[in-house]
C1' cells in the first nucleotide's frame, strides 16, 4: 500500500424482514444411552457519515492476514 473482519465455529446475504450447516439447550421417541424428528435462544469489530432505508456504499479507528 492491500485484503478480512457476520451465531460458540465454518461460511452465504452487491442499499429493502441477516440466513444455512455443525454446535447449545428444551420436548418426542427408548428400559437406558445413541440415532432420528420437533421447538427454542443466539451474531453484523467500534465510532460516524450519506439514504426514505446500511452487513452493503463513504471517512475514521481498533485488531487479524499479506
Nucleotide at each position: 500500500g492491500g485484503g478480512c473482519g457476520u451465531a460458540g465455529u465454518u461460511c452465504a446475504a452487491u442499499g429493502g424482514c441477516a440466513g444455512a450447516a455443525c454446535g447449545a439447550a428444551a420436548g418426542c421417541u427408548u428400559c437406558c444411552c445413541a440415532a432420528g424428528c420437533u421447538u427454542u435462544a443466539g451474531a453484523u469489530g467500534c465510532g460516524g457519515g450519506u439514504u426514505c432505508g446500511a452487513u452493503u456504499c463513504c471517512c475514521g479507528u481498533c485488531g487479524c492476514c499479506c

A computed fold for a 66-nucleotide RNA from a bovine gut metagenome, annotated as transfer RNA. Rfam family: tRNA. It is annotated as a transfer RNA. Rfam links the family to the GO term triplet codon-amino acid adaptor activity. Model confidence (mean pLDDT): 84 of 100.